[in-house]
The RNA shown here (SAM riboswitch aptamer (S box leader)) has 108 nucleotides and comes from Salirhabdus euzebyi. Rfam family: SAM riboswitch aptamer (S box leader). Gene Ontology term of the family: regulation of gene expression. Taxonomically the source falls in Salirhabdus (Bacteria, Bacilli, Caryophanales, Bacillaceae).
RNA sequence: UUCUUAUCCAGAGAGGUGGAGGGACAUGGCCCUUUGAAGCCUCGGCAGCGGGUUCGUUUAAGAAUACUGUGCCAAUUCCAUCAAGCGGAUUUGCUUGUGAGAUAAGAA
Repeated sequence: UUCUUAUCCAGAGAGGUGGAGGGACAUGGCCCUUUGAAGCCUCGGCAGCGGGUUCGUUUAAGAAUACUGUGCCAAUUCCAUCAAGCGGAUUUGCUUGUGAGAUAAGAA
């Protein structure tokens, strides 16, 4: 980097530095931001998937534990656009899905 599987309506801060942007892409919205954005550093926290440990079990399943590998700490992946269905009415509301994205594990 590619493929496969699973999850994504919950959760989680402060300081320093920095100096105008940011919220994945493309578009349309909307929101955050000099009462300091992104990025970087320090400490802290949240909790998903692996691993470890303990309990449990005939073996498993299962439970506990932040010990560890990563991840994350504004808003549903901020919402919508693509498709299907249902209702209302000249175009919109709701539900579901697809595609894409993010994270983890495995394989190449």